[in-house]
Context: one part of a larger RNA
RNA sequence: UAUGCUUGUCUCAAAGAUUAAGCCAUGCAUGUGUAAGUACACACGGCCGGUACAGUGAAACUGCGAAUGGCUCAUUAAAUCAGUUAUGGUUCCUUUGAUCGCUCCAUCUGUUACUUGGAUAACUGUGGUAAUUCUAGAGCUAAUACAUGCCGACGAGCGCUGACCUCCCGGGAUGCGUGCAUUUAUCAGACCAAGACCAAUCCGGGCUGGCCCGACCGCUUUGGUGACUCUAAAUAACCUCGGGAAGAUCGCACGUCCCCGUGACAGCGACGAUACAUUCAGAUGUCUGCCCUAUCAACUUUCGAUGGUACUUUCUGUGCCUACCAUGGUGACCACGGGAAACGGGGAAUCAGGGUUCGAUUCCGGAGAGGGAGCCUGAGAAACAGCUACCACAUCCAAGGAGGGCAGCAGGCGCACAAAUUACCCACUCCCGACUCGGGGAGGUAGUGACGAAAAAUAACAAUACAGGACUCUUUCGAGGCCCUGCAAUUGGAAUGAGUACACUUUAAAUCCUUUAACGAGAAUCCAUUGGAGGGCAAGUCUGGUGCCAGCAGCCGCGGUAAUUCCAGCACCAAUAGCAUAUAUU
Numbered sequence: 001u002a003u004g005c006u007u008g009u010c011u012c013a014a015a016g017a018u019u020a021a022g023c024c025a026u027g028c029a030u031g032u033g034u035a036a037g038u039a040c041a042c043a044c045g046g047c048c049g050g051u052a053c054a055g056u057g058a059a060a061c062u063g064c065g066a067a068u069g070g071c072u073c074a075u076u077a078a079a080u081c082a083g084u085u086a087u088g089g090u091u092c093c094u095u096u097g098a099u100c101g102c103u104c105c106a107u108c109u110g111u112u113a114c115u116u117g118g119a120u121a122a123c124u125g126u127g128g129u130a131a132u133u134c135u136a137g138a139g140c141u142a143a144u145a146c147a148u149g150c151c152g153a154c155g156a157g158c159g160c161u162g163a164c165c166u167c168c169c170g171g172g173a174u175g176c177g178u179g180c181a182u183u184u185a186u187c188a189g190a191c192c193a194a195g196a197c198c199a200a201u202c203c204g205g206g207c208u209g210g211c212c213c214g215a216c217c218g219c220u221u222u223g224g225u226g227a228c229u230c231u232a233a234a235u236a237a238c239c240u241c242g243g244g245a246a247g248a249u250c251g252c253a254c255g256u257c258c259c260c261g262u263g264a265c266a267g268c269g270a271c272g273a274u275a276c277a278u279u280c281a282g283a284u285g286u287c288u289g290c291c292c293u294a295u296c297a298a299c300u301u302u303c304g305a306u307g308g309u310a311c312u313u314u315c316u317g318u319g320c321c322u323a324c325c326a327u328g329g330u331g332a333c334c335a336c337g338g339g340a341a342a343c344g345g346g347g348a349a350u351c352a353g354g355g356u357u358c359g360a361u362u363c364c365g366g367a368g369a370g371g372g373a374g375c376c377u378g379a380g381a382a383a384c385a386g387c388u389a390c391c392a393c394a395u396c397c398a399a400g401g402a403g404g405g406c407a408g409c410a411g412g413c414g415c416a417c418a419a420a421u422u423a424c425c426c427a428c429u430c431c432c433g434a435c436u437c438g439g440g441g442a443g444g445u446a447g448u449g450a451c452g453a454a455a456a457a458u459a460a461c462a463a464u465a466c467a468g469g470a471c472u473c474u475u476u477c478g479a480g481g482c483c484c485u486g487c488a489a490u491u492g493g494a495a496u497g498a499g500u501a502c503a504c505u506u507u508a509a510a511u512c513c514u515u516u517a518a519c520g521a522g523a524a525u526c527c528a529u530u531g532g533a534g535g536g537c538a539a540g541u542c543u544g545g546u547g548c549c550a551g552c553a554g555c556c557g558c559g560g561u562a563a564u565u566c567c568a569g570c571a572c573c574a575a576u577a578g579c580a581u582a583u584a585u586u
Base pairs, nucleotide, nucleotide: 001582002581003580004579005578009455011453012452015448016415022413023412024411026410027409028408031064032063037061038060043056044055062434071368072367073366081289082288083287085285086284087283090282091281096277097276099273112248116147117146123139124138126136127135128134157178158177159176160175164171165170180244183237184236185235186234203214204213205212206211207210223230247271249270250269251268252267255265256264257263258261291339292338293337298330299329300328305327306326307325308324309323310322343365344364345363347358348357349356350355370391371390373388374387375386393404395402396401421446423445424444425443429442430440431439432438461492462491463490464489466486468484471480472479473478497526499519500518501516503515529575530574531573532572534556535555540570542569543568544567545566551558552557
């Protein structure tokens, strides 16, 4: 693990893995709305009107999610995986932090910046097809959809340029460039000690007004690592029209000041934004470790095998790919090949110690959605309850066409020794969403359920009678009170649940359990079974039947007319709500 017989209570609880990663009817399993993107549905609805808009709100546009979860184990043997390290070789929706006047913009034939442009859905109406979550034509109307695009702060600073002025010391108009992100090139980023030389200036001394000697000499270096071609700075440029960003958005409050205007200032949020950090993660590497097999001993390299240089590609490192070179790399320390009823691990069973076997299965990691392949969208997929082909299956059809993927939850067929309900619910735990509000076969709750595990009824007591034992008394016979055993002997009341059930509780609602009125026990018929009884191995030299037959028997053996072993009856033994059998394993 399966099967056989049996089964009263109660608590947990596995469950179509093995065989067919075989095939599937039907239903469901992923959707989502706040005060805060878009409302002109009379679809409702309030009056109180100056009328843009009270409020609720289907539909639809927009945004986010759908890459999580759940299922399965087919592949897969240095692969996955485990432990260990690395990314100074990389991506990252979201969360949180910080940032969001750092930039001067061709103004054109004058002019939006108190706000620009053109569409489209829902809606209305006309339609097509046998048919689908198919859609065409016409008519409207929105934006945080799709586009376009200023003002302001604004004046400088810095680097070049250098008209012109000049007493030759200086001053300086004009013009160009100048933020972050991108791409390229360059520069600095110093630190051991000493001396010499050259030029200018300066101090002291010596002397032949120009030569020698000596002394002094201030100031200046972003940060970090074990380690950068790191970070930060500087210079010259670049900046892709399939353009990188720098807010034409929304809600609630509505105030203060004055020069009273188309004035100035101004709060708390929502959503959005480039680069940086953070978080949640991901992706690649490093080191070590895996079952059987030699009836696999050599393998790899044309078509990358091992290394070098350079490009392409990639989010990045890399023969990942391409070009050009070199000839390498692995192997009895078992390479390479083959097998497996092989996903890996945490773990499970057994066990003195050491081992042996198992691990499909709830946690972690991987892989896959009938088989292969390709791709779109997106922060994230080579996604399958997304798309496109092919192959294999297979559905509807009016025959023209159309649609499909349960190794999600139920359920069906098939396969087999072998496995449950087409149930209820989002109340719990959590997840997703624009969200306190919606959704969730994730998950929970019941049903089936002797996979398995824990507890534990089927009687207890007393009296009398009977039998036996130790004790006390007794010379013996015997007596006594006390203890034990049994008894379908006789009797007695006491106790209680199984079951039935008002009610509470339980629960999302129920059920069950726990409580609990009322019923509920004498052959207490409210009746315990499964295997055995020669030995191993606890328990019959009882009875009837059979007669080497029928049968039993794991093994030895039993059975041929007195069977301790078969078939039965009766007593007996073992375990007991369980016991037996088969198989695998220790």

Annotation
Small-subunit ribosomal RNA, 5' domain from Calotriton arnoldi, 586 nucleotides, folded computationally. The coordinates come from a structure-prediction model, not an experiment, and the mean pLDDT is 80. Its Rfam family is "Eukaryotic small subunit ribosomal RNA". The full RNA is in RNAcentral, with records from SILVA.